Notes
This is a predicted structure of a 71-nucleotide RNA (transfer RNA) from a Christensenellaceae bacterium. The prediction has a mean pLDDT of 82. Its Rfam family is "tRNA". Rfam describes the family as follows. Transfer RNA (tRNA) molecules are approximately 80 nucleotides in length. Rfam links the family to the GO term triplet codon-amino acid adaptor activity. It is annotated as a transfer RNA. Lineage of the source: Bacteria > Bacillati > Clostridia > Christensenellales > Christensenellaceae.
[in-house]
């Protein structure tokens, strides 16, 4: 310097244009003498900007992190 690959709740992790699933932590309520278990509820505008749509985690640009790989 060029090329690709990843970037979603505090951890892991679906989603592939039409308003974000679960799981484990949390957090508040049942439950119990307490405490676990258990049960119930709640908890993400999706790296960051811009754009193309009536609509954008999802599509394009440019940027940032991280990872490979080429000189």
């Nucleotide at each position: 310097a060029g090329g690709g690959g990843u970037g979603u709740c505090g951890c892991c992790a679906a989603g592939c244009g039409g308003u974000a699933a679960g799981g484990c932590a949390a957090a508040c309520g049942g439950c119990u003498c307490u405490g676990a278990c258990c049960c119930g509820u709640u908890c993400a505008u999706c790296g960051a900007c811009u754009g193309u749509u009536c609509g954008a985690a999802c599509c394009a640009g440019u940027c940032c992190a991280c990872c490979c790989c080429u000189g």